[in-house]
Molecule: Glycine riboswitch aptamer
Organism: Candidatus Thiodiazotropha sp. (ex Monitilora ramsayi)
RNA sequence: CCAGCCCUCGUGGGAGAGAUCGGUUCAGCACCGACGCCGAAGGCGCAAUUCCGCCCGGAAUCGCUCAGGCAGAAGGACCGUGAGGGCAAG
Numbered sequence: 001c002c003a004g005c006c007c008u009c010g011u012g013g014g015a016g017a018g019a020u021c022g023g024u025u026c027a028g029c030a031c032c033g034a035c036g037c038c039g040a041a042g043g044c045g046c047a048a049u050u051c052c053g054c055c056c057g058g059a060a061u062c063g064c065u066c067a068g069g070c071a072g073a074a075g076g077a078c079c080g081u082g083a084g085g086g087c088a089a090g
Stems, first nucleotide, its partner, number of pairs: 001090001004087010018035001020034005036070003042066001043064003049060004
């Protein structure tokens, strides 16, 4: 000098699935119950799939659906981008 990676804050994008039914209530997006469904906060798991060359072990955009969600809003993994900070092959 600098590929690349990570963190914080801001910013643009960002999917799926009942505005289901019954009850409570003045009413409600709240509460209770019933049935159906979704996976992309978080959590858990490695039986299958994929990745780390194989085993082991680990991880995932895979699996589970505990939590969360199923009009809009909000949230939202992840991707781009601005500023600041850190690590760092060469």